[in-house]
Context: one part of a larger RNA
RNA sequence: GGUCGGCUGAGGGUAAGGCCCAUCAAGUACGAGAGGAACGAUGGACCGGGGCCUCUGGUCUACCGGUUGUCCGACAGGGCACUGCCGGGCAGCUACGCCCCACGCCGAUAAGGGCUGAAGGCAUCUAAGCCCGAAGCGGCCCCCAAGACGAGCCGACCAUUCUCCUUGCAAAUCUCGGGCAACUGAGGUUUGUAAGGGGACGAGGGCGCCCGUAAAAGACGGGUUUGAUAGGCCUGGGAUGUAAGCGGGAAGCUUCGGCGACCCGUUAAGUCUGCAGGUACUAAGAGCCCAAGGGUGAAGG
Repeated sequence: GGUCGGCUGAGGGUAAGGCCCAUCAAGUACGAGAGGAACGAUGGACCGGGGCCUCUGGUCUACCGGUUGUCCGACAGGGCACUGCCGGGCAGCUACGCCCCACGCCGAUAAGGGCUGAAGGCAUCUAAGCCCGAAGCGGCCCCCAAGACGAGCCGACCAUUCUCCUUGCAAAUCUCGGGCAACUGAGGUUUGUAAGGGGACGAGGGCGCCCGUAAAAGACGGGUUUGAUAGGCCUGGGAUGUAAGCGGGAAGCUUCGGCGACCCGUUAAGUCUGCAGGUACUAAGAGCCCAAGGGUGAAGG
């Protein structure tokens, strides 16, 4: 320097409370009597604010059952008729249901009450100084909050590296050329250095993907195989209320062959399940992008 998590609270907001009744106080104070309080304490109702769904109630066009008309030839199973109508109803959402929403204390004050006290030997709350004093003001409670640019604090993690290219400069060296010489011109290689650009690595974040305690879009929260995130399946819980088929019975009808609403048994059945737990069977595949790598000092730092 970057990142993740947790905080502080400068500064803002604020109505979260309001009102009434009853009992005690007390048949007291007061009053000749008749009558008849308050301070304070306790309990409760209502209005308002916030939250919740255990209970009660509502809804429950997931679901289960009954039933009418009609259609699918009959049975079974279904379609349509406001969800056809009717009886129930979990989760969720809800109110009519449940929970919470004090008292008070501190600080500075207003009007006002005072102390000490001069100007002005007295007096005076005031001129200096000081003590009190409101349902009002500020704080203790609640909400937002580091864009609080004075940009804070704590902890953890990562980084403070490697490499390539271009250009400039310096040094060494090589080749070719010019010169009698000192030296000099062009080109190349290596090293160092500076600037610019690219790549690697990289805490973490995002995209993607499976989802929801979230949701108009963003956002927020969870999961992503080192996995129970969603679906499926299993078990449990829950709703409905005893399926189909078969067996037995049956008012009655009958052409005497049978038919038969309905009842009982098999059957606490069948069907369903936005819930809970378990289980990798299915799907979270493959992957992509961003990202600090710096500043200062002569030096220690």
Source information: The part of an RNA shown here (large-subunit ribosomal RNA, domain VI) has 301 nucleotides and comes from uncultured euryarchaeote Alv-FOS5. The RNAcentral record of the full RNA draws on ENA and SILVA.